Context: one part of a larger RNA
RNA sequence: UGACGGGGGCCCGCACAAGCGGAGGAACAUGUGGUUUAAUUCGAUGAUACGCGAGGAACCUUACCCGGGCUUGAAUUGCAGAGGAACAUAGUUGAAAGAUUAUGGCCGCAAGGUCUCUGUGAAGGUGCUGCAUGGUUGUCGUCAGCUCGUGCCGUGAGGUGUCGGCUUAAGUGCCAUAACGAGCGCAACCCUUAUCAUUAGUUACUAACAGGUCAUGCUGAGGACUCUAGUGAGACUGCCGUCGUAAGAUGUGAGGAAGGUGGGGAUGACGUCAAAUCAGCACGGCCCUUACGUCCGGGGCUACACACGUGUUACAAUGGGGGGUACAGAGGGCCGCUACCACGCGAGUGGAUGCCAAUCCCAAAAACCUCUCUCAGUUCGGACUGGAGUCUGCAACCCGACUCCACGAAGCUGGAUUCGCUAGUAAUCGCGCAUCAGCCACGGCGCGGUGAAUACGUUCCCGGGCCUUGUACA
Numbered sequence: 001u002g003a004c005g006g007g008g009g010c011c012c013g014c015a016c017a018a019g020c021g022g023a024g025g026a027a028c029a030u031g032u033g034g035u036u037u038a039a040u041u042c043g044a045u046g047a048u049a050c051g052c053g054a055g056g057a058a059c060c061u062u063a064c065c066c067g068g069g070c071u072u073g074a075a076u077u078g079c080a081g082a083g084g085a086a087c088a089u090a091g092u093u094g095a096a097a098g099a100u101u102a103u104g105g106c107c108g109c110a111a112g113g114u115c116u117c118u119g120u121g122a123a124g125g126u127g128c129u130g131c132a133u134g135g136u137u138g139u140c141g142u143c144a145g146c147u148c149g150u151g152c153c154g155u156g157a158g159g160u161g162u163c164g165g166c167u168u169a170a171g172u173g174c175c176a177u178a179a180c181g182a183g184c185g186c187a188a189c190c191c192u193u194a195u196c197a198u199u200a201g202u203u204a205c206u207a208a209c210a211g212g213u214c215a216u217g218c219u220g221a222g223g224a225c226u227c228u229a230g231u232g233a234g235a236c237u238g239c240c241g242u243c244g245u246a247a248g249a250u251g252u253g254a255g256g257a258a259g260g261u262g263g264g265g266a267u268g269a270c271g272u273c274a275a276a277u278c279a280g281c282a283c284g285g286c287c288c289u290u291a292c293g294u295c296c297g298g299g300g301c302u303a304c305a306c307a308c309g310u311g312u313u314a315c316a317a318u319g320g321g322g323g324g325u326a327c328a329g330a331g332g333g334c335c336g337c338u339a340c341c342a343c344g345c346g347a348g349u350g351g352a353u354g355c356c357a358a359u360c361c362c363a364a365a366a367a368c369c370u371c372u373c374u375c376a377g378u379u380c381g382g383a384c385u386g387g388a389g390u391c392u393g394c395a396a397c398c399c400g401a402c403u404c405c406a407c408g409a410a411g412c413u414g415g416a417u418u419c420g421c422u423a424g425u426a427a428u429c430g431c432g433c434a435u436c437a438g439c440c441a442c443g444g445c446g447c448g449g450u451g452a453a454u455a456c457g458u459u460c461c462c463g464g465g466c467c468u469u470g471u472a473c474a
Base pairs, nucleotide, nucleotide: 001474002473003471004470005469007468008467009466010465011464012463013462015458016457019421020420021419022418023417026313027312028311029310030309031308032307033306034304035303042053043052064299065298066297067296068295069294070293076122077121078120079119080118081117082116083115087104088103089102090101091100092099093098107112124288125287127286128285129284133282134281135277136276137275138273140271145184146183147182148181149180150179151160152159153158164175165174166173190265191264192263193262195233196232197231198230199229200228201227205222206221209220210219211218236259239253240251241250242249243248315414319373320372321371322370323369324368331362332361333360336355337354340351341350342349343348380411385406386405387404388403389402390401391400427450428449429448430447431446432445433444
């Protein structure tokens, strides 16, 4: 100087407490361990691995296993030589890849172009090392810290500044001061949301006028309103009261759409963990070169006594079922989204039309009204299984999703323990997108609808910041 303490002081955080809803029990989905296997490819492993890399494993992907092939090789390229335009058709064998046979064809005026074969130089490797590395990322932590120049103090390591008092979300500021200044962080500048003004009105809108319809901004028209998208205004403790030297704090304060960082996002200092990644990519070294390269067929990554994590659906009456009826936002659409009609109980099928989309389409559910069920393993719950189908795709056996009929398991609120959340939040309800032929999505990322309870407080648990103290630690 740090680190540590079941030392002290001050302070903060869904850290505890106060609440609400979960997990841990059940079934299923998914990841992991283990076991098994010819192979179950590889990586990730306390917090910071385990619905993670993977934003799509039937083939492909694919790296793994078995078998069959190739060796300048699947792709790119230089040189030398040979042949020939490029090539097309047909056959044999084969699971395919490949091997093999026959026939036909032989560019251009030139420069040159192009294919095959042979040789050769580069190839190729998801092989090893993340403890040789770049780049990127997680975490402490959006915590308030980490440093420098000059000066001063100390023999020196170092200290001071950065300490003290008050204050703040903040090393934020004020005062004090052998320190005076400065940098990286904080904050602000950026995006979005909430209000208003203005500009502009089509595909959006419709108050007034007019026309028209079973009905609808449907049409003329309008530029008011909504909305869209550009520009600007607005919030600064600015005003008032109280407290305070100040910074600032406070109020059923005023005004205001919004009040003290208004809400949300992006933004992550010096560093820590030889943290993660050589399998995104790049790259040093090492290793393989008729194979550790490469092509193909099939299998596997989907196994199953078991253990754990993360989720979904439930155990019901604040509910289940039948009927009626209303209201979003954000997105996507031509190898596409499809109104409408017909057929089918349905998944869908056959027609048909609009839309390259503020124009057309995908397209809401909970809620609300009404009928029924009356506490039961049930009209709860839907696993599993049988049968019949639909769709995608060369192909659904291993191993797809969906539909209908039948079947109808466990489960009556879950031990110790444990997780999330402070407001348009939790809880609950549906919708969209990426990937994608299809989909094992109950995942991920977004969007809106309905919409709570509680916080006395900081003694305790956990993590963190500052000061101080002890130390057989570095």

A computed fold for a 474-nucleotide part of an RNA from Acinetobacter sp., annotated as small-subunit ribosomal RNA, 3' major domain. The prediction has a mean pLDDT of 83. Rfam family: Bacterial small subunit ribosomal RNA. Rfam links the family to the GO terms structural constituent of ribosome and ribosome.